[in-house]
RNA sequence: GCGCGCGUAGCUCAGUUGGUAGAGCACGCCACUGAUACUGGCGGGGUCCCAGGUUCGAAUCCUGGCGCGCGCA
Numbered sequence: 001g002c003g004c005g006c007g008u009a010g011c012u013c014a015g016u017u018g019g020u021a022g023a024g025c026a027c028g029c030c031a032c033u034g035a036u037a038c039u040g041g042c043g044g045g046g047u048c049c050c051a052g053g054u055u056c057g058a059a060u061c062c063u064g065g066c067g068c069g070c071g072c073a
Stems, first nucleotide, its partner, number of pairs: 001072007010025004019056001027043005049065005
C1' cells in the first nucleotide's frame, strides 16, 4: 500500500427485510436476614467511533475519515 472483519451502557455483547435502543455482569435503592451472602424487585447510565449523503424516518443503506484485528504484498 491492497483486501476482509469489527467499533452500540463502566465491561462482555445482542439488535439485518430502515420505524420507541436492549440483555447479562457491574453500580445504587428496596424486600428477605440478628447481620452478611444468596435470591427477587425497582432504578440510574448511551451524541449507537467521526463527518457527509439517501429517506417522511438511519445503530441499520451509501461515501469519506479515524481506531483495532486478520490476511496479502